Predicted 3D model of RNase P RNA and transfer RNA as a complex of 444 nucleotides.
Model confidence (mean pLDDT): 76 of 100.
Rfam match: Bacterial RNase P class A. The family's RNA type in Rfam is ribozyme. From the family's description: Ribonuclease P (RNase P) is a ubiquitous endoribonuclease, found in archaea, bacteria and eukarya as well as chloroplasts and mitochondria.
RNA sequence: CGAGCGUGCGAGUGAGGAUCGCCGGCGGGGGCUUCGGGCCACCGUCCGGAGGAAAGUCCGAGCUCCGCAGGGCAGGGUGCCGGGUAACGCCCGGGCGUCGCGAGGCGACGGAAAGUGCCACAGAGAGCAGACCGCCGAUGGCCCCUCGGGGCUCAGGCAAGGGUGAAAGGGUGCGGUAAGAGCGCACCGGGCCGCUGGCAACAGGGGUCGCACGGUAAACCCCACCCGGAGCAAGGCCAUGUAGGGGACGAGGGGCUGCCCGCCCCGUCCGAGUCCCGGGUAGGCCGCACGAGGCCGUUGGCGACAGCGGUCCCAGAUGAAUGAUCCUCCCCCGAAAGGGGACAGAACUCGGCUUAUUCCGCGCGCUCGUUCC
RNA sequence: GGGGCCAUGGUGAAGAGGGAUCACGUCGGCUUUGCAAGCCGAAAUCCCGGGUUCGACUCCCGGUGGCUCCA
Numbered sequence: 001c002g003a004g005c006g007u008g009c010g011a012g013u014g015a016g017g018a019u020c021g022c023c024g025g026c027g028g029g030g031g032c033u034u035c036g037g038g039c040c041a042c043c044g045u046c047c048g049g050a051g052g053a054a055a056g057u058c059c060g061a062g063c064u065c066c067g068c069a070g071g072g073c074a075g076g077g078u079g080c081c082g083g084g085u086a087a088c089g090c091c092c093g094g095g096c097g098u099c100g101c102g103a104g105g106c107g108a109c110g111g112a113a114a115g116u117g118c119c120a121c122a123g124a125g126a127g128c129a130g131a132c133c134g135c136c137g138a139u140g141g142c143c144c145c146u147c148g149g150g151g152c153u154c155a156g157g158c159a160a161g162g163g164u165g166a167a168a169g170g171g172u173g174c175g176g177u178a179a180g181a182g183c184g185c186a187c188c189g190g191g192c193c194g195c196u197g198g199c200a201a202c203a204g205g206g207g208u209c210g211c212a213c214g215g216u217a218a219a220c221c222c223c224a225c226c227c228g229g230a231g232c233a234a235g236g237c238c239a240u241g242u243a244g245g246g247g248a249c250g251a252g253g254g255g256c257u258g259c260c261c262g263c264c265c266c267g268u269c270c271g272a273g274u275c276c277c278g279g280g281u282a283g284g285c286c287g288c289a290c291g292a293g294g295c296c297g298u299u300g301g302c303g304a305c306a307g308c309g310g311u312c313c314c315a316g317a318u319g320a321a322u323g324a325u326c327c328u329c330c331c332c333c334g335a336a337a338g339g340g341g342a343c344a345g346a347a348c349u350c351g352g353c354u355u356a357u358u359c360c361g362c363g364c365g366c367u368c369g370u371u372c373c
Numbered sequence: 374g375g376g377g378c379c380a381u382g383g384u385g386a387a388g389a390g391g392g393a394u395c396a397c398g399u400c401g402g403c404u405u406u407g408c409a410a411g412c413c414g415a416a417a418u419c420c421c422g423g424g425u426u427c428g429a430c431u432c433c434c435g436g437u438g439g440c441u442c443c444a
Stems, first nucleotide, its partner, number of pairs: 001369010011358001014329007022049004026044003030040004051343001055354002058352005063231004070261004075227005080094005095109001096107004110222002115220002117216003132162002134158003139155002141152004170188006189211001190209004195204003235286004245277005252266004293312008330341004374443007383397004391427001399415005420436005
């Protein structure tokens, strides 16, 4: 210099300024009031005011209520090993497989020797298989013969070759044979049993067995572990309104998701509940902004992360604030005029994942190649 | 804001691992003097992308669109 890999920040409708606003907080004085307090506007060189995804609601939690949720079946989820965490399907480290020369990337990665199912079409045969083409016909049979042998391919032998298929019962080579075949041997692969290292996944090496075990579990299933239900429209408080309305059905209805058992509540004619008709309120406050919180330093750890110390307070709306106009500047395209600056936007709150997105802009750590010193 | 469900020709549906099927409609042909009926035929990105599998409308993951319920 070229090509590439990993990781972390920053977002740019952006910076500076001017004018006018919006929401919340704090402070100030004022008005109203049912004087506990609440409400209403006003003022301030005062403070704060969208995101990395606020999104999808896909996981995991906090929080709240359901009687703190009992047993069984069913159902759902996760799935190499170890660790982190409040928890997780997330993250970190390791193992194995696979791709790459490499830095590194990717992996739904338990079990197919517990059982069941499926493997269409094609093909002879699709599961403890199969002679369609083919090879052989040593042995037995038949025929010929110059008695050396030759022929028929009848019995039969063969899974080596062809062909079908996604897949045909280890692979390569040598020997062997009538032709063949783990039939024998070497190497590779595989099963089983010890040993060594490792917490483990697993790895290494030894012995042994000619090989038994086709694929599919994002098919049922088996094994291990986990899961009570609902969700801030949860839930609580205050205020206001309608008066306990009419008709029909009615012995069961509800609480914890599907079923059963168990338990609890309401009701059985003065009748729960369901449906229809009719009437009415749909206002305010809390939940709700100090949190598994952010930043800096330090200690431990390979790391995820944890401990300690310091420091900061950082949106809180509900007909739903976070805006508009102007000037200068920034980046990209263009000769200029001009055009463009993505995806998107809080709604109880966190930890993740996934998806959308624009050129990107920087920083750090590495790899490969070439040249020079 | 939070739950649940669905997507297959133009319309309404079936199919739930191996040929995309039915009804109505549309278009073309045959039949008829002409029309209707009848007969024959044609038209599908199974919402989109990826994965599992030999093979996906179907199974799994992600997205898009629509419907519906909750004071």